[in-house]
């Protein structure tokens, strides 16, 4: 230096839930919180998957379809720090 495996410490991120604000909703932002995470970093124009349905279309009715709205803490893609063996 390269590959593989991987514990402690230090540091990092932050689920549910709560408050306030935004949004039609999904969901998001900030603060609290801490379930978990060694990529829980980044990517949703142009991978798969999932959520919502304002508007629109159909229907004429307690409805159905649809993303131009979302989710990276579902898979995937991509980048990458330190220690030990």
């Nucleotide at each position: 230096c390269u590959g593989a495996a991987u514990a402690u410490u230090u540091g990092g991120c932050a689920a549910a839930c709560c408050a306030u604000g935004g949004g039609a909703a999904a969901c998001c932002a900030u603060g609290g919180g801490g379930c978990g995470c060694a990529a829980a970093g980044c990517u949703a124009u142009a991978g798969g998957g999932g959520c919502u349905a304002a508007g629109c279309a159909c229907u004429c009715u307690u409805g159905u379809g649809u993303a131009u709205g979302c989710c990276a803490g579902c898979c995937a893609g991509u980048u990458g720090c330190g220690g030990u063996u």
Predicted 3D model of an 85-nucleotide RNA (c-di-GMP-I riboswitch aptamer) from a Bacillota bacterium. It was read from a public genome assembly, where an Rfam model found it. Its mean pLDDT, the model's own confidence on a scale to 100, is 77. Lineage of the source: Bacteria > Bacillati > Bacillota. It matches the Rfam family "c-di-GMP-I riboswitch aptamer". About the family: GEMM was predicted in a large-scale screen for bacterial structured RNA regulatory elements.